[in-house]
Context: one part of a larger RNA
Molecule: small-subunit ribosomal RNA, 3' major domain
Organism: uncultured bacterium
RNA sequence: UGACGGGGGCCCGCACAAGCGGUGGAGCAUGUGGUUCAAUUCGACGCAACGCGAAGAACCUUACCCAGACUUGACAUGCACUGGACGCGUGUGGAAACACACGUUCCCUUCGGGGCUGGUGCACAGGUGCUGCAUGGCUGUCGUCAGCUCGUGUCGUGAGAUGUUGGGUUAAGUCCCGCAACGAGCGCAGCCCUUACCGUGAGUUACCAGCAUUUAGUUGGGGACUCUCGCGGAACUGCCGGUGAUAAACCGGAGGAAGGUGGGGAUGACGUCAAGUCAGCAUGGCCUUUAUGCCUGGGGCUACACACGUGCUACAAUGACCGGUACAAAGGGCUGCAAACCCGCAAGGGGGAGCCAAUCCCAAAAAACCGGCCUCAGUUCAGAUUGAGGUCUGCAACUCGACCUCAUGAAGGAGGAAUCGCUAGUAAUCCCGGAUCAGCACGCCGGGGUGAAUACGUUCCCGGGCCUUGUACA
Numbered sequence: 001u002g003a004c005g006g007g008g009g010c011c012c013g014c015a016c017a018a019g020c021g022g023u024g025g026a027g028c029a030u031g032u033g034g035u036u037c038a039a040u041u042c043g044a045c046g047c048a049a050c051g052c053g054a055a056g057a058a059c060c061u062u063a064c065c066c067a068g069a070c071u072u073g074a075c076a077u078g079c080a081c082u083g084g085a086c087g088c089g090u091g092u093g094g095a096a097a098c099a100c101a102c103g104u105u106c107c108c109u110u111c112g113g114g115g116c117u118g119g120u121g122c123a124c125a126g127g128u129g130c131u132g133c134a135u136g137g138c139u140g141u142c143g144u145c146a147g148c149u150c151g152u153g154u155c156g157u158g159a160g161a162u163g164u165u166g167g168g169u170u171a172a173g174u175c176c177c178g179c180a181a182c183g184a185g186c187g188c189a190g191c192c193c194u195u196a197c198c199g200u201g202a203g204u205u206a207c208c209a210g211c212a213u214u215u216a217g218u219u220g221g222g223g224a225c226u227c228u229c230g231c232g233g234a235a236c237u238g239c240c241g242g243u244g245a246u247a248a249a250c251c252g253g254a255g256g257a258a259g260g261u262g263g264g265g266a267u268g269a270c271g272u273c274a275a276g277u278c279a280g281c282a283u284g285g286c287c288u289u290u291a292u293g294c295c296u297g298g299g300g301c302u303a304c305a306c307a308c309g310u311g312c313u314a315c316a317a318u319g320a321c322c323g324g325u326a327c328a329a330a331g332g333g334c335u336g337c338a339a340a341c342c343c344g345c346a347a348g349g350g351g352g353a354g355c356c357a358a359u360c361c362c363a364a365a366a367a368a369c370c371g372g373c374c375u376c377a378g379u380u381c382a383g384a385u386u387g388a389g390g391u392c393u394g395c396a397a398c399u400c401g402a403c404c405u406c407a408u409g410a411a412g413g414a415g416g417a418a419u420c421g422c423u424a425g426u427a428a429u430c431c432c433g434g435a436u437c438a439g440c441a442c443g444c445c446g447g448g449g450u451g452a453a454u455a456c457g458u459u460c461c462c463g464g465g466c467c468u469u470g471u472a473c474a
Stems, first nucleotide, its partner, number of pairs: 001474002003471003007468007015458002019422005026313008034304002042053002064299005070293001073124001077123008087104007106115003126288002129286003135282002137277003140273001142271001147186006153162003166177003192265004197233007207222002211220002236259001239253005315415001319374001321372004331362003336355002341350003381412001386407007428450007
């Protein structure tokens, strides 16, 4: 000087408390451990691994296993020699890769050769093989915590200190005052995006108040309104009162769409964890070279006594089922989205208008509301499991897809110890869309609908910041 303390003081955070809803019990989905296996490829392991890499494992992917092939190789560059083809078609063998046979057959040229390509040989290629404790790059984390430093000066023999401590204040090393310090940098804040209000410019595919018209903003028309997307305005403790050192600031109020950082996002200082990644990529070293490379068929990554994490669905009446009737936002669409109409109980099939999309389509929003029925029961709750029949994608759904219909109807009656999230348009609850993607979503990423309860307070648990104190630790 730090670090640490079941030392002290001050302060903060869904940290506790106050509340609301869960997890832990059940079934299923998914990841992991373990076990098994020819293989169940590899990585990730307290917070900060475990719906994580994987935003899509039937083949492919694929890195694993078994079997069958290849050896200048699936891919790159160069050299030497050699051929005219390469390829395509047919046939035979084969699970395929591939092997063999037959047929067909190059371009340019200054005639030296060149281009393209097959073969042979040589240099070499190749490696998801090892080392993240050799590395780059990128990332997680403490933590969006308020800190981390430097120059000059001063003090100290020196390590160092001061500044950065102190009195107030703030979300903040934010600002004010004081002070042997005076300044400065990286962080904080702001500048950026979005959302909330207004003005203005522009009105098509959007809108429709008044006028005319119609089944329908459909058409004429309108430029008001909504909306769209450009440009501006608006919020700054600016104004008033009080408190305060007359300061910074705090409390209350006015006006205002919005008030004290308005809400949300992006943004992550010096550093810590030899944190993570050699399997995204790059890369040193080591290892391999008829194999640890490469091709193909099949299997596996989907196993199953069990244990854990994360989720979904429930255990019902604030409910289930049936019928009717409303109201979104944000997205996606040409190998695409697909309407009307017809067929099918349905998944879906036929059909193909329209749309490169403010025009057409996906598209039905659901919870809600109105009416009916059920009457507390393992039930008209719940839907696992299983049987049968189908649909779709795809070369192919046996291992191993999703969905539909009929039948079947398990556990489950609110979950022990323990433990998680959340402070407002939040929690809870309800649907919708997208990426990946042939197909496959209870995951992930977004969108809107309905819409709470509670916070006395900082004694305690956890994490963190500043000052101070002790130390046999560095």